[in-house]
């Protein structure tokens, strides 16, 4: 210098879908209306709070409590989503090289 090279080998350098980690948010949590069940029960729908935040705002375990009435409470285990980092395979890009000619 070549060739729609990197097939057989075989090195780096950034990026980085995913997949996975941290860290913030938010307690997977609170209020209030309506309805429903009653010691084999304790439940269901709406709305609003909450958050530089869309979205969600559940599931199951234990236990007290409530002697028949309208009301529950503690307690543990369990996501997803938003953003910001970090790790990072694959894939592609760069370099740089085998290999061929000159």
């Nucleotide at each position: 210098g070549g060739a729609u090279a990197u097939a057989a080998a075989a090195a780096u350098a950034a990026g980085u879908a995913a997949u996975u980690c941290c860290a913030u948010a938010u307690a997977a949590u609170c209020u209030u209306u309506u309805a429903a069940a009653u010691a084999u029960g304790c439940u269901a729908a709406a709305a609003g709070a909450g958050u530089a935040u869309c979205u969600a705002c559940u599931a199951g375990g234990a236990g007290a409590g409530c002697g028949a009435a309208a009301a529950u409470c503690u307690u543990c285990u369990u996501u997803c989503u938003a953003u910001g980092g970090g790790c990072g395979c694959a894939c592609g890009u760069g370099u740089g090289u085998g290999c061929c000619c000159u």
Molecule: Purine riboswitch aptamer
Organism: Psychrilyobacter sp. S5